The RNA shown here (Glycine riboswitch aptamer) has 102 nucleotides and comes from a Planctomycetota bacterium.
RNA sequence: CCGACCGUGGGGAGAGUUCCGAGCCGGGCCACGCGCCCGACGCGGACGCCGAAGGGGCAAGCGCCAUGCGCGAAACUCUCAGGCUCCAGGACUCACGGUCGG
Numbered sequence: 001c002c003g004a005c006c007g008u009g010g011g012g013a014g015a016g017u018u019c020c021g022a023g024c025c026g027g028g029c030c031a032c033g034c035g036c037c038c039g040a041c042g043c044g045g046a047c048g049c050c051g052a053a054g055g056g057g058c059a060a061g062c063g064c065c066a067u068g069c070g071c072g073a074a075a076c077u078c079u080c081a082g083g084c085u086c087c088a089g090g091a092c093u094c095a096c097g098g099u100c101g102g
Stems, first nucleotide, its partner, number of pairs: 001102011016047001018046004023041001025039005048084003054080001055078003061071004
């Protein structure tokens, strides 16, 4: 000096503040009925949507028992998982420190 990984700090996109249900909490109304209405919260469901945790698919190329099969990258693609105000998370990236290798 270069590479991989780890730690700390900085940067870091997209897409629903949708609808329904019961619950709980707060407020209001009341003819006082475990009644009605409004709001907040998390949970479950429905439909729609997003790609940048993770995961799946494949091009060149390579291999083989060979007109097919296997291996095979991404920010491409699928959307299983995850996510859709903010927060959080976040591929990737920058700085510093550490371990290992060259």
It was read from a public genome assembly, where an Rfam model found it.